This is a predicted structure of a 145-nucleotide RNA (c-di-AMP riboswitch aptamer (ydaO/yuaA leader)) from a Chloroflexota bacterium. It was read from a public genome assembly, where an Rfam model found it. Taxonomically the source falls in Chloroflexota (Bacteria, Bacillati).
[in-house]
RNA sequence: AAACUGGAGGGGCCGAAUCUUCGCGCGACUCACCCGGGUCGCACGGGGAGCGGGGGACCCAUUGUUGGGGUGAAGUGCGCGAGAGCGCACAGGCGAUCUCCGACGCCGAACCCGUCAGCUAACCCCGCAGGCGUUCGGAGGCUCG
Numbered sequence: 001a002a003a004c005u006g007g008a009g010g011g012g013c014c015g016a017a018u019c020u021u022c023g024c025g026c027g028a029c030u031c032a033c034c035c036g037g038g039u040c041g042c043a044c045g046g047g048g049a050g051c052g053g054g055g056g057a058c059c060c061a062u063u064g065u066u067g068g069g070g071u072g073a074a075g076u077g078c079g080c081g082a083g084a085g086c087g088c089a090c091a092g093g094c095g096a097u098c099u100c101c102g103a104c105g106c107c108g109a110a111c112c113c114g115u116c117a118g119c120u121a122a123c124c125c126c127g128c129a130g131g132c133g134u135u136c137g138g139a140g141g142c143u144c145g
Base pairs, nucleotide, nucleotide: 012132013131014130018049019048020047021046022045023044025042026041027040028039029038030037031036050128051127052126053125054124055123060118067116068113069112070111071110075090076089077088078087079086080085092107093106094105095104098140099139100138101137102136103135
């Protein structure tokens, strides 16, 4: 000096999953002789903003049956299997400013409604979790100097 591993802080990434305010509680620090106060952080609950999603007319679309629908990138096809399921391929998603192209790597889950759902103004409802340490090349932009 480089690489690898682990930890802390800062900063950041995927994702709608963020910001702010109030109340209550706890913790740390701090002021005060005491009562008590202040700052910061965390947890819970409520409000607001923003973001994401669903339901829901006319018109339009659709028109027997196999149930169907929704969130999400996460679905489809083929093969195997009695079934549960498994394997492969592709669609799709991610790889640290953005877009496109190429290579490479990873993901390609899970859950909900309950026989109901096309679109959809008004209107109504729900969510703001979780996870991560992130490769290389080409073209064009953006920003800074």